[in-house]
């Protein structure tokens, strides 16, 4: 220098053009003498940024940014 995919909750990851979920973690409660385990319930997201298409975009298109892989 060129190519490729990735970016979503605190962490690891899903998701379909129609107002986003799971597991773990964390908070609270029950259970225990207490801890652990178990159970219940809640909270937590400008879906990397900016444009475009669309009635409607996390999803499609373009550009940018970040980290990664490959080629030279």
């Nucleotide at each position: 220098g060129g190519a490729g995919g990735u970016a979503u909750a605190g962490c690891u990851c899903a998701a379909u053009g129609g107002u986003a979920g799971a597991g773990c973690a964390c908070a609270u409660g029950c259970u225990u003498a207490g801890c652990a385990u178990g159970c219940a319930c809640a909270a937590a997201g400008u879906c990397c940024u900016g444009g475009g298409u669309u009635c409607a975009a996390u999803u499609c298109c373009c550009a940018g940014u970040a980290a990664c892989u490959c080629c030279a």

The RNA shown here (transfer RNA) has 72 nucleotides and comes from Vicugna pacos. The coordinates come from a structure-prediction model, not an experiment, and the mean pLDDT is 81. Taxonomically the source falls in Vicugna (Eukaryota, Deuterostomia, Tetrapoda, Mammalia). Its Rfam family is "tRNA". The family's RNA type in Rfam is transfer RNA.